[in-house]
Context: one part of a larger RNA
RNA sequence: AGUUCAUGGUGGAUGCCUCGGAGCUAUCCGGCGAAGAAGGUCGUGGUAAGCUGCGAAAAGCCACGGGGAGGAGCAAACAUCCUGUGAUCCGUGGAUUACCGAAUGGGGUAACCCGGCCGGGGGAAAGCCCGGUCAUCACGUACUGAAUACAUAGGUACGUGAAGCGAGACCCAGGGAACUGAACCAUCUAAGUACCUGGAGGAAGAGAAAUCAAGAUGAGAUUCCCUGAGUAGCGGCGAGCGAAAGGGGAAGAGCCCAAACCAGUCGUACUGCGACUGGGGUUGUAGGGCCUCCACACUAAGAGUAAGAAACCGGAUUCAUAGUCGAACGACACUGGGAAGGUCGGCCAGAGGAGGUGAAAGCCCUGUAGGCGAAAUGGAUCUGGCUCUGUGGAGGUACCUGAGUAGGGCGGGGCACGUGAAACCCUGCUUGAAUCCGGGACGACCACGUUCCAAGGCUAAAUACGAGAUAGCUACCGAUAGCGGAGAAGUACCGUGAGGGAAUGGUGAAAAGAACCCCGGUGAGGGGAGUGAAAGAGAACCUGAAACCGUGAACUU
Numbered sequence: 001a002g003u004u005c006a007u008g009g010u011g012g013a014u015g016c017c018u019c020g021g022a023g024c025u026a027u028c029c030g031g032c033g034a035a036g037a038a039g040g041u042c043g044u045g046g047u048a049a050g051c052u053g054c055g056a057a058a059a060g061c062c063a064c065g066g067g068g069a070g071g072a073g074c075a076a077a078c079a080u081c082c083u084g085u086g087a088u089c090c091g092u093g094g095a096u097u098a099c100c101g102a103a104u105g106g107g108g109u110a111a112c113c114c115g116g117c118c119g120g121g122g123g124a125a126a127g128c129c130c131g132g133u134c135a136u137c138a139c140g141u142a143c144u145g146a147a148u149a150c151a152u153a154g155g156u157a158c159g160u161g162a163a164g165c166g167a168g169a170c171c172c173a174g175g176g177a178a179c180u181g182a183a184c185c186a187u188c189u190a191a192g193u194a195c196c197u198g199g200a201g202g203a204a205g206a207g208a209a210a211u212c213a214a215g216a217u218g219a220g221a222u223u224c225c226c227u228g229a230g231u232a233g234c235g236g237c238g239a240g241c242g243a244a245a246g247g248g249g250a251a252g253a254g255c256c257c258a259a260a261c262c263a264g265u266c267g268u269a270c271u272g273c274g275a276c277u278g279g280g281g282u283u284g285u286a287g288g289g290c291c292u293c294c295a296c297a298c299u300a301a302g303a304g305u306a307a308g309a310a311a312c313c314g315g316a317u318u319c320a321u322a323g324u325c326g327a328a329c330g331a332c333a334c335u336g337g338g339a340a341g342g343u344c345g346g347c348c349a350g351a352g353g354a355g356g357u358g359a360a361a362g363c364c365c366u367g368u369a370g371g372c373g374a375a376a377u378g379g380a381u382c383u384g385g386c387u388c389u390g391u392g393g394a395g396g397u398a399c400c401u402g403a404g405u406a407g408g409g410c411g412g413g414g415c416a417c418g419u420g421a422a423a424c425c426c427u428g429c430u431u432g433a434a435u436c437c438g439g440g441a442c443g444a445c446c447a448c449g450u451u452c453c454a455a456g457g458c459u460a461a462a463u464a465c466g467a468g469a470u471a472g473c474u475a476c477c478g479a480u481a482g483c484g485g486a487g488a489a490g491u492a493c494c495g496u497g498a499g500g501g502a503a504u505g506g507u508g509a510a511a512a513g514a515a516c517c518c519c520g521g522u523g524a525g526g527g528g529a530g531u532g533a534a535a536g537a538g539a540a541c542c543u544g545a546a547a548c549c550g551u552g553a554a555c556u557u
Stems, first nucleotide, its partner, number of pairs: 001556009015542001016506002020477002022474007029466002031165002039100003042055003046078002050074002061094006070082003105114003115134007136162009170201001171199005181188001185236001211219002223250005233241002254458003257402001261279008284436001286401003289397008301389004312385010323372003329345004334341001346363002348352001354366003407431008417443001438453005493500002513541001516528004
């Protein structure tokens, strides 16, 4: 020095655990903000560094309700207090809420500096202190008002609104790639995706036929799902792209204007024209207006708060935001530190989900099934008040029924459809109708036929998403895993900055956390003693693998 055995140190693998995380489901909810948000800075405690809470009224103040014995957060200790005159705690409503921040009196290197005006305090006065107010833009109204006569621009005041944040989600719109695929690449694809911008809502968008269909006694707004169907088609007919009708379901709801005509007011010189307001009217088997005539009717009935015109008040029920009642077990001289285990004998069950209790508990605790409950705030449903609403027919008249529109041409885009035989929809340029004896569509186009009525608008539900709340579940993880984060976590730390971004869990049932003695530097550490089931559970604390380092013995060299 090595090998083997024994026994230690170091180290923190493994096992077991979980206050944390992941995913999914259901229900609720889906906004906050100039009445100053989100997010911060600075404060705030008897002692107080961090977190949490709160705001100079500062771990809190007030009221109402719940609850019922302890309490002054995490978080010990000491001190001092509160509490059956009901504290702490929980819920609802309110008060306060420094400074920054859209930040908005002006400035500014955020959390700071400096003002004007009005009112108040103080003071001899001023400095000083307190309260209020003063940004910009848009719209409306009133007043004022240039060049310039009327006017307009501009100005002033008042009123209303906006701004900013948010879930890296969902929705609509305006813009809009490339990698890639085509085994290259250019049309094509990726893809109207990513991304940028604007806007909105709890959903958005769409939506009451100028729709489909098809030879029929057809259907009857929109949306979503299944199917039709990888079909019909499109396609350097390559790669690929890819419907619709129809059928089956979810849901279900329909309405209002413009115009003709009438009335009023105003502009005007009212025979007329125009504007505004009100009435009227709203469709395709055409409808409406106006004129004539007939029938039924001024009540009954119906409808309405979510579109259809628009609100408001009351009542009842119910739901949410605290809670509350809630069945049934004992023994043992069994084992053990400990009984929930074992043995023996019982019981409840609309409750044998779950968690805890010194180990493994239906009957010990919290609960669970099942009931009950709100002063206050909010939601839903029903109901009353209230509000709103005439209908049909016959004849005539030819007044109205959405115009730079429909359609055409050129260039593009959208439609599954790449210009194609290319209908249909949108439109940058350019043209440009008809008016019910009218017009559109039925995939070039024409005829017959069928069907619908554009050029105005609104509309719940079924659908999408999940920041947040509640309940639950998992052939999800179990501390190098699971969120980056089970601990001061977006922290420490790094970076000028945008940004990047950790590590660290476990004594024990209970601190019973080791009084006292000894060695030692009034150490560190250790030895006794004591606690405990265990201290080889001693805080560097469950288990305690390996590498690595020792000690002892045997053997080899």
A computed fold for a 557-nucleotide part of an RNA from a Dehalococcoidia bacterium, annotated as large-subunit ribosomal RNA, domain I. RNAcentral holds the full RNA, with entries from ENA. It matches the Rfam family "Bacterial large subunit ribosomal RNA". The prediction has a mean pLDDT of 85.